[in-house]
Context: one part of a larger RNA
RNA sequence: CACCGCUAUUGGAAUCCGCUUAAGCCAUGCGAGUCGAGAGGUGUAAGACCUCGGCAAACGGCUCAGUAACACGCGGAUAAUCUACCCUGAGGUGGGGGAUAACCUUGGGAAACUAAGGAUAAUACCCCAUAGACCUGGAAUGCUGGAAUGCUUCCAGGUUGAAAUCUACGGAGCCUCAGGAUGAGUCUGCGGCCUAUCAGGCCGUAGUGGGUGUAACGGACCCACUAACCAUCGACGGGUACGGGUUUUGGGAGAAAUCGCCCGGAGAUGGAUUCUGAGACACGAAUCCAGGCCCUACGGGGCGCAGCAGGCGCGAAAACUUCGCAAUGUGGGAAACCACGACGAGGGGAUUCCAAGUGCUUAUCCAUUAGGGUAAGCUGUUUUCCUGUCUAAAAAGCAGGGAGAGUAAGGGCUGGGUAAGACGGGUGCCAGCCGCCGCGGUAAUACCCGCAGCCCAAGUGGUGCUC
Numbered sequence: 001c002a003c004c005g006c007u008a009u010u011g012g013a014a015u016c017c018g019c020u021u022a023a024g025c026c027a028u029g030c031g032a033g034u035c036g037a038g039a040g041g042u043g044u045a046a047g048a049c050c051u052c053g054g055c056a057a058a059c060g061g062c063u064c065a066g067u068a069a070c071a072c073g074c075g076g077a078u079a080a081u082c083u084a085c086c087c088u089g090a091g092g093u094g095g096g097g098g099a100u101a102a103c104c105u106u107g108g109g110a111a112a113c114u115a116a117g118g119a120u121a122a123u124a125c126c127c128c129a130u131a132g133a134c135c136u137g138g139a140a141u142g143c144u145g146g147a148a149u150g151c152u153u154c155c156a157g158g159u160u161g162a163a164a165u166c167u168a169c170g171g172a173g174c175c176u177c178a179g180g181a182u183g184a185g186u187c188u189g190c191g192g193c194c195u196a197u198c199a200g201g202c203c204g205u206a207g208u209g210g211g212u213g214u215a216a217c218g219g220a221c222c223c224a225c226u227a228a229c230c231a232u233c234g235a236c237g238g239g240u241a242c243g244g245g246u247u248u249u250g251g252g253a254g255a256a257a258u259c260g261c262c263c264g265g266a267g268a269u270g271g272a273u274u275c276u277g278a279g280a281c282a283c284g285a286a287u288c289c290a291g292g293c294c295c296u297a298c299g300g301g302g303c304g305c306a307g308c309a310g311g312c313g314c315g316a317a318a319a320c321u322u323c324g325c326a327a328u329g330u331g332g333g334a335a336a337c338c339a340c341g342a343c344g345a346g347g348g349g350a351u352u353c354c355a356a357g358u359g360c361u362u363a364u365c366c367a368u369u370a371g372g373g374u375a376a377g378c379u380g381u382u383u384u385c386c387u388g389u390c391u392a393a394a395a396a397g398c399a400g401g402g403a404g405a406g407u408a409a410g411g412g413c414u415g416g417g418u419a420a421g422a423c424g425g426g427u428g429c430c431a432g433c434c435g436c437c438g439c440g441g442u443a444a445u446a447c448c449c450g451c452a453g454c455c456c457a458a459g460u461g462g463u464g465c466u467c
Stems, first nucleotide, its partner, number of pairs: 001464006009356006016349002018314001024312003028309003033055003038052005062267003072191007081184002086180007094128004103118006132160009142151002165172002193239003200230002205227008242264004246257004269290006292303004320346001322345003328342001329340004359378008383403007410456005415437002421451001423450004432439002
């Protein structure tokens, strides 16, 4: 830490609760929208709805299969790179054009969906112009730096090539460049599992020149050439395993664990590919193959909970098909606001930790003691009732008031280790107990009961794993 037995009054807190077994399969519902201050339409009493367009949906949430690797940790490099939104600064926002959706008309189909014709708009799309950017060659002086291939200025040539408006007149946007911030990509030094009953391994392999490709370096990929390169300081192979912060244990050294929470990585039925985009090779995008399931009018279609609940299965093993966007946060929006199973709140659970209680006093009776009964009195935690507060709404809690001892103790053990019986009864190597030593064959302190006692206590014992 997990499960199991018996038992159980209450409150609070927490990063607890299908991790171990099946990264097995999933019915149903929900989990990503938003913008009218970009635009067109349908329609109503009004709210509204459809479509084009913008931003977001690459976050958040889940899981740990794979991975022994620059995956992770500590530290560097990028003179080899990108970065939407955001911040700072400079400049700009000129002209023109053709479509298309919703809609209307006519079809196909069981459905999913789909075909043709017609009309129209934009911050959608295209063209021109200029600014700008990039490339090549030359020149110049200077800057940063360990080092110019970087930055700055000029000349010549070439390639390419921006913008969008809306308004309630307050404002909100659009384009280009430079810098920043943030986030990422790539490379690298060191570090940490087992195995030699794995000793040789490797052919894009190791390197050079040139090219392709990329945001970017690179055998990443290709052509030619060279024959290298790694390895007993363990290459190659096999096994196991997400890594770390941390956690457990221990006097320490260490060992083990790493399920919750945080950081990083990887994955989304098993694979592969691609588009869009600043960013994906994308869990709630698309296409294909495989495997599984569902619908079908047999022509053809649809789906993938390792999101939140919930179901089946597996198992020793794990919660409600709840409420709410009030808070925090995220996305959109100028804002108001909208959305969010993120999150918050409640429900269930002997998951852990903390706290409190299960009465107290007196008299009398019983009793060897311990204690028990009865009566009277006291207190008022839990209990119960009322009011207020708390809350999105409740509940719990908190505060005040009333009633009232009424409502609340178990589990294991008692031969030794090891605290506690030489008490009674039963059993008789039987039935049984026992981590270990060992008990039991007729007086059993060791089995089964009763009584008494001991240790813990809302818990107490058992099993497994670990130190």
Predicted 3D model of a 467-nucleotide part of an RNA (small-subunit ribosomal RNA, 5' domain) from an uncultured archaeon. Its mean pLDDT, the model's own confidence on a scale to 100, is 83. The RNAcentral record of the full RNA draws on ENA and SILVA.